Small-subunit ribosomal RNA from a Microgenomates group bacterium, 1512 nucleotides, folded computationally. The RNAcentral record of the sequence draws on ENA.

[in-house]
RNA sequence: UUGAUUGAGAGUUUGAUCCUGGCUCAGGAUGAACGCUGGCGGCGUGCCUUAGGCAUGCAAGUCGAGCGCUCCGACGUUAAGUCGGAGAGCGGCAGACGGGUGAGUAACGCGUAGGAACCUACCCCUUGGUGGCCGACGUUAAGUCGGCCUCCGACACCCCUCAGGGGGUCGUCGGAGGGGAAUAGCCCGCCGAAAGGCGGGGUAAUACCGCAUAAGCCCCGACGUUUUGUCGGGGGAAAGGCCGUAACUGGCCGCCGAGGGAGGGGCCUGCGUCCUAUCAGCUAGUUGGUAGGGUAAUGGCCUACCAAGGCGAUGACGGGUAGGGGCGCUGAGAGGCUGGACCCCCACAAUGGCACUGAGACACGGGCCAUACACCUACGGGUGGCAGCAACCGGGAAUCGUGGACAAUGGCCGAAAGGCUGAUCCCGCAACGCCGCGUGGAGGAUGAAGGCCUUCGGGUUGUAAACUCCUCAAUCCCCUAUGGGGAGGAUGAAGGGCCUGCAAACUACGUGCCAGCAGCCGCGGUAAUACGUAGGGCCCGAGCGUUAUCCGGAUUUACUGGGCGUAAAGAGUUCGUAGGCGGUCUGUCGCGUUUAGGGUCAAAGCCCUCAGCUUAACUGAGGAACGGCUCUAAAUACGGACAGACUAGAGCCAGCGAGGGGAGACGGGAACUCCUGGUGGAGGGGUGAAAUCCGUUGAUAUCAGGAGGAACACCGAGGGCGAAGGCACGUCUCUGGAGCUUGGCUGACGCUGAGGAACGAAAGCUAGGGGAGCGAAAGGGAUUAGAGACCCCUGUAGUCCUAGCCGUAAACGAUGUCCGCUAGCUAUUCCCCCCUAAGGGGAGUGGCGAAGGUAACCCAUUAAGCGGACCGCCUGGGGAGUACGGCCGCAAGGCUGAAACUCAAAGGAAUUGACGGGGACCCGCACAACCAGGGGAGCAUGUGGUUUAAUUCGAUACGAAGCGAUGAACCUUACCUGGGCUUGACAUGCUAGCGUUCUAUUCCGACGAAAGUCGGAAAAUCCGCAAGGAGGCUAGCACAGCUGCUGCAUGGCUGUCGUCAGCUCGUGCCGUGAGGUGUUCCCUUAAGUGGGGAAACGAGCGCAACCCCCGCCUGAUGUUAAAUGUUCAUCAGGGACUGCCCCGACGUCCGUCGGGGAGGAAGGAGGGGAAGACGUCAAGUCAGCAUGGUGCUUAUGCCCAGGGCGACACACAUCCUACAAUGGCGAAAAACAACGGGUUGCGACGCCGUAAGGCGGAGCUAAUCCCUGAAAUUUCGCCUCAGUUCGGAUUGAGGGCUGAAACCCGCCCUCAUGAAGCCGGACUUGGUAGUAAUCGGAGGUCAGCAGACUCCGGUGAAUACGUUCUCGGGUCUUGUACACACCGCCCGUCAAGCGAGCAAAGUCGAGGGUGGCCGAAGGCUCCCUUUUUGGGGGACGAAGCCAAACUCGGCGAUGAGCGCUAAGUCGUAACAAGGUAGCCGUUCUGGAAGGAGCGGCUGGAUCACCUCCUUU
Repeated sequence: UUGAUUGAGAGUUUGAUCCUGGCUCAGGAUGAACGCUGGCGGCGUGCCUUAGGCAUGCAAGUCGAGCGCUCCGACGUUAAGUCGGAGAGCGGCAGACGGGUGAGUAACGCGUAGGAACCUACCCCUUGGUGGCCGACGUUAAGUCGGCCUCCGACACCCCUCAGGGGGUCGUCGGAGGGGAAUAGCCCGCCGAAAGGCGGGGUAAUACCGCAUAAGCCCCGACGUUUUGUCGGGGGAAAGGCCGUAACUGGCCGCCGAGGGAGGGGCCUGCGUCCUAUCAGCUAGUUGGUAGGGUAAUGGCCUACCAAGGCGAUGACGGGUAGGGGCGCUGAGAGGCUGGACCCCCACAAUGGCACUGAGACACGGGCCAUACACCUACGGGUGGCAGCAACCGGGAAUCGUGGACAAUGGCCGAAAGGCUGAUCCCGCAACGCCGCGUGGAGGAUGAAGGCCUUCGGGUUGUAAACUCCUCAAUCCCCUAUGGGGAGGAUGAAGGGCCUGCAAACUACGUGCCAGCAGCCGCGGUAAUACGUAGGGCCCGAGCGUUAUCCGGAUUUACUGGGCGUAAAGAGUUCGUAGGCGGUCUGUCGCGUUUAGGGUCAAAGCCCUCAGCUUAACUGAGGAACGGCUCUAAAUACGGACAGACUAGAGCCAGCGAGGGGAGACGGGAACUCCUGGUGGAGGGGUGAAAUCCGUUGAUAUCAGGAGGAACACCGAGGGCGAAGGCACGUCUCUGGAGCUUGGCUGACGCUGAGGAACGAAAGCUAGGGGAGCGAAAGGGAUUAGAGACCCCUGUAGUCCUAGCCGUAAACGAUGUCCGCUAGCUAUUCCCCCCUAAGGGGAGUGGCGAAGGUAACCCAUUAAGCGGACCGCCUGGGGAGUACGGCCGCAAGGCUGAAACUCAAAGGAAUUGACGGGGACCCGCACAACCAGGGGAGCAUGUGGUUUAAUUCGAUACGAAGCGAUGAACCUUACCUGGGCUUGACAUGCUAGCGUUCUAUUCCGACGAAAGUCGGAAAAUCCGCAAGGAGGCUAGCACAGCUGCUGCAUGGCUGUCGUCAGCUCGUGCCGUGAGGUGUUCCCUUAAGUGGGGAAACGAGCGCAACCCCCGCCUGAUGUUAAAUGUUCAUCAGGGACUGCCCCGACGUCCGUCGGGGAGGAAGGAGGGGAAGACGUCAAGUCAGCAUGGUGCUUAUGCCCAGGGCGACACACAUCCUACAAUGGCGAAAAACAACGGGUUGCGACGCCGUAAGGCGGAGCUAAUCCCUGAAAUUUCGCCUCAGUUCGGAUUGAGGGCUGAAACCCGCCCUCAUGAAGCCGGACUUGGUAGUAAUCGGAGGUCAGCAGACUCCGGUGAAUACGUUCUCGGGUCUUGUACACACCGCCCGUCAAGCGAGCAAAGUCGAGGGUGGCCGAAGGCUCCCUUUUUGGGGGACGAAGCCAAACUCGGCGAUGAGCGCUAAGUCGUAACAAGGUAGCCGUUCUGGAAGGAGCGGCUGGAUCACCUCCUUU
């Protein structure tokens, strides 16, 4: 450079929405563990916990070619000797590697890049050595000569011996050589249980010491002196062995010196390297110097002396945690997390200290000391160190065999052979991980059986199986053996999780807020796809799930890539330090920056390519980055540094006007209170109403005078000034800042600002003054259930001044400061231009608005827009601005500021509703007005309660309670008691039987209350032409039956809001969206009725109308009505629409409303009914009916008798009748209806009976007959205000009717009895006209029973000013923390249980130090000494002990708070104006929420006014 690769979301706050924000899930990973399951192979991995303890075995030895010795074997003769082996010892090398672990360590420990003052055994290269002594010569050298000694050999001699052979001596020759002193082993003795030790004797070396010499080196001296260097003196090495030879020569391995290399190591430096500031100051060898010591080497590394430094906000010091890296996991990346295996480095080896040896150690399998632990012991004393490999115990959720081999790779030793090697290579165990393979393949529909479901038709399991054919890993056998062949046979091989949503996968049964599930939201209270089981399904598969942890998703710490008006978040304000950032031009440098090149960043790993195992995992080879550090060279735009210049930033000077800017002094009037005096004479004051209080000792009121303190009306305006807090009578003095105009001057002097400093309302504190009014606390009076409040009367601190503290507020524009840019319109303050006005420029202060922004609300040149600079702050809610610690304060308290625990949210804005003791408008017998009632009495009926064997059940705010019931003596009847029945009282079907097979039934007897049971007897059907069909009883089986449960599983029906005027849709438009618009607004209406306007235009369900009844008319018809008109009945039509005229009001045309008139039977919807939108109340009904599920089945079913539903201290609801004179009674008299009903019926009429009624009975299947007399009313009379001639309850007696039957428990009649009651408390109901009131009548139910219900007509009022209030409703608007929707929500104390944390007398422990005591080993140093061992002293020095503290932690009586927990107590603080607007700060106070004072905020509703804006 090119190319490639490269980012997914979901659930959960709400009635719904958008946003903010947390929680949770889907993915990948692991040294894993656990549950269920488990066939094979390959490659890897395997104590993460107690660096806890460790039995046993092994893990580091080797060299006889360094040395002496002992033992054994072979040969030799049993010898001498030779060869071989073993053993310990001396000696050499190794043991400092390899292997383990991660305790410590926040450090030059590690990583990376460099550096200078160093060492290095073994290895490699180069080079020189590897010598007898003494003397002499030589130069002191090379070397030569002489002397002496030792050994060996030969010769000679002597001795022994048979011989071989051995020994000795001197001499000669030849050769080799030459120093010294020890010591282990070994022997003897002694001590000890042992380990081991001591003494004596003797011995070797490549052990040790000495001597000579050599270079370099070291020291001293001299020259030169900056150094290098030169010279002189002194010091200063060595070891031999083997092979081979007759012997030399020689070869090999060693040894010594020197130089170099490689590799290894030590030291120093830059940079990087976790959390904590609730660790802010640390430091005495500390920092530096000088001199010395020490080291391989630099250096306070150590010592002495001198100086007083050194480190730190770029985080010192302290605390916590941690081995570091290559790498690994994850991620789109940037990042985040991690450091097991492999590789590199470091540290450690029971704990702590120490040195020795050595090239290298302060040494894992070496030493010494101390400590702890363990073991042995004869109690005297000893021994040990698995964080090597295995193994064991322990701990733990958890991690393997006391395996084999040195064959390979490598290591140590050795000349080598070889030895050793738990390094290593292999095997074993474990699904712990990755990878590969298999558990069969093909065919096979009757869609088998079985299972499950079912609407009973079927569906599904499912080609799945069976069955047919084919093939074969494992296993066995054979062979020519990494392979081949054969045998046999589908055989030996499938599970786990899940199935409400997220998230792929559904049904049945069981269970019944139980048992249980759950990652989050959440499931389960009788129809659970969410629990358990089954069938089926989905996903993965020798695995599958769960748990734990990490990354991701999370842009939820935001570098990439977030925010701060109201969601968490701008410090109360300003000044200013460090720091960060910084205008225009020129030059220099080249620090940043950029380019090019060099070095390096080990290997392995990742990536690419190729290759090897049948593939893959795995492995081998090659290649390659990005990027980091560093060096060299270059460039100079930008940033930086330095230098110079400029004026646009900033500042200064001059001029002008404005201002409650600040401080001090002086002065003023009004009001108030008090005091004095005058007038005056009964109240005043206060409140919703009152009272406490003041007042005849004279208040309040009023006048005059005096005193005092605080605050400054009007002007005055969201108008001015100030950084903010804040600032207001006037004058004077001092003083700060800003603005405007035009010139001049300085020349970047600027912006921001961590720490820091100053200012900082009110309350509060200290000291001293002052004190009129107001006024926490306190007292009293009210209110109230209470009232620690609101209201009232008093009233102390305080409020004021001076001086000093405090340092906080809703300190708010909830909006940090500064700079630049981006439409306008309008108002206003100040300055300037211009001045008549208008206008223009600048600086402020408001309102509305464009683009743009915003989650929205809204912001919008005074930004919350577009950019830049710097600072502060936020990261779910609660706990909590709390605890602890620190700093500040006199105190109150302030600043800083957590965690445990707990929740699945907490929030912002906006939407739709609902609600408000919010507002506006409107309606309704809602109130008001009026009439009559209820509530008091008696009775009736219903209900509650109680009682009962049972008093069956339901309804139970309005909207249950004369309701289901439109009529319980039996029946009804569902309840109770008792007696009975069991295929049943009723339906359908099957099997068998019975009898004339083709069939209802009937009669008699016994018992019984009946039902029924038992026994006996009799009879023989119907349909069809026929074939045939139907029907009975008994036994059995299916089944019947249930007013049993669930109205919260349901249908249907009903109530209610409400006959209220509303409820919606389509399309369009607006809004991210919920949603809005339409449907709002104005006028109007009974009405979303109509009209106008309007981003809407239309439409639907409702309203109205269409339907029925009544009222008028017409026509037709007319029986039983009527009587020739009409009424009446039936049927069909008409009529009324603001249609006509006038007036008024409102008004925008339209029109609407009101009044009047005419006409009309009726006038503004003529009156009434039926008809009830979308929906609400889990409203009512499983007992009217239907119905899912569930329960009972010789009973919860069925039959029967009797009882009960009718009870009765009470309470409530609804009626009736009354309390009387508008009345009662009587009698007699008189008058007028309508709707209806009637054959198991209505029953005229006649007779009997006081009457109820009875007897007979015409007529009527009804416009025909009957019920049927209407009553109030009218007339007359009596009663005369009395518990009565009111009232009729209750009771007695006698009757009547219905009915099998009136005891419980019917109605009626007659006679008698004659209760309460004299108009009804709080409270409450109905009614607006043919209504209320009052009067009677009819009907249904029904054998009988009406005070109830439903209808019918008769008589027939009063009142409505009006919409303030009560209730209900409608529309708009506003607030809301409500949405189960105010019967809402919700706060705090107290009480109970649970939980975690805080404080706390104390107690227990840990940690690192400090001071002191003691002081091991050890090195250093000094002294003594038998000369080499030893002895002694000193400072240092581990552990231990003592002391006072510090830090951290455990427990902790108790204390104060906190959190959580369906239904505890007290109140009602907050959300609506939440009923006293709320909240913030502060002070006082109270059971509690809280209340009150002072100051502040709007994040306050409502009304009025003002200002401003918009619009016509």